[in-house]
Context: one part of a larger RNA
RNA sequence: CUGGGCGUAAAGGGCGUGUAGGCGGGAUGGUCAGUUAGAGGUGAAAACCUGCGGCUUAACCGUAGGCCUGCCUUUAAUACUGCCAUUCUUGAGUGCGGGAGGGGAAAGUGGAAUUCUUGGUGUAGCGGUGGAAUGCGUAGAUAUCAAGAAGAACACCGGUAGCGAAGGCUGCUUUCUGGCUCGUAACUGACGCUGAGGCGCGAAAGCGUGGGGAGCAAACAGGAUUAGAUACCCUGGUAGUCCACGCCGUAAACGUUGGGUACUAGGUGUUGGGCCGCAAGGUUCAGUGCCGAAGCAAACGCAUUAAGUACCCCGCCUGGGGAGUACGAUCGCAAGGUUGAAACUC
Numbered sequence: 001c002u003g004g005g006c007g008u009a010a011a012g013g014g015c016g017u018g019u020a021g022g023c024g025g026g027a028u029g030g031u032c033a034g035u036u037a038g039a040g041g042u043g044a045a046a047a048c049c050u051g052c053g054g055c056u057u058a059a060c061c062g063u064a065g066g067c068c069u070g071c072c073u074u075u076a077a078u079a080c081u082g083c084c085a086u087u088c089u090u091g092a093g094u095g096c097g098g099g100a101g102g103g104g105a106a107a108g109u110g111g112a113a114u115u116c117u118u119g120g121u122g123u124a125g126c127g128g129u130g131g132a133a134u135g136c137g138u139a140g141a142u143a144u145c146a147a148g149a150a151g152a153a154c155a156c157c158g159g160u161a162g163c164g165a166a167g168g169c170u171g172c173u174u175u176c177u178g179g180c181u182c183g184u185a186a187c188u189g190a191c192g193c194u195g196a197g198g199c200g201c202g203a204a205a206g207c208g209u210g211g212g213g214a215g216c217a218a219a220c221a222g223g224a225u226u227a228g229a230u231a232c233c234c235u236g237g238u239a240g241u242c243c244a245c246g247c248c249g250u251a252a253a254c255g256u257u258g259g260g261u262a263c264u265a266g267g268u269g270u271u272g273g274g275c276c277g278c279a280a281g282g283u284u285c286a287g288u289g290c291c292g293a294a295g296c297a298a299a300c301g302c303a304u305u306a307a308g309u310a311c312c313c314c315g316c317c318u319g320g321g322g323a324g325u326a327c328g329a330u331c332g333c334a335a336g337g338u339u340g341a342a343a344c345u346c
Stems, first nucleotide, its partner, number of pairs: 003318004007300002012314001014201004021194003025088007033081002035077008048066007091191001092188003095184005103177007110154001114150008125136002162169002206247006215241002220236004258313006266291011295302002319346003328339004
């Protein structure tokens, strides 16, 4: 390579959008490119295989046949694939009528709590721990009442509940805005699926500029603990956490499970819609859980939300270490990211 694989053994790209490409529903007709069959030409020799023969045998050699799996020309076939034309509606989309939602962006606004400031009451402690101490407090703390300021986060509702492609999204109101779903069957008529590159989005931390800074808190300081304690515990505390704009582009970015379509027992809960029903309930779509049939699986387990049965497309794996390193390229302000070896060794 072939092959076999990718939930946990190595292996699903963090997610989307989409270019090329690959693959693609039903009917009729045409064409005959692929495909299939026949014929012809060519496919050097040697080698290889088989038969026979020659050196006493073998190696070796000679001879005949096969092989040379291919290419070209030509004649046919027309099921399938392609191409061309016409057509269909079930795939896909549009329209129309409903529905749910922490989907996104901006502006405004609310209460609780915390800290700080001012004033009142009040007096010797407070705080903290396993126990302490550092710390705070007679310059009046802690506690308590009133007033004010600031920033950040939104208790209850709250839910294997909802929405989003993923990251993720939760006080309330308004404005702008994306997607989904149910019903209907009016319209288009295969317009589809996937998707190398490309482009966009992408938690936290980090970076740049300017703001902001209540609480928390890397670093740092002190107190403890300890043999030591560059920790765990305590008292403080700066970046940061927040906002705007611009970078970074990573993650246990996980369901450790790529996307699409079809098929393959059920039971039970729940969210949104439709239909039947007075209701109880039943049924049907779309989600979201649990348990389980067949089947699968090394086992664990998965099981109509598949890890079952198949097809299409993409990504990836190929013993451990060296190593996600070196070198080169490329991106980045930097940190670093992406791509990604070998020697050597077991």
Molecule: small-subunit ribosomal RNA, central domain
Organism: metagenome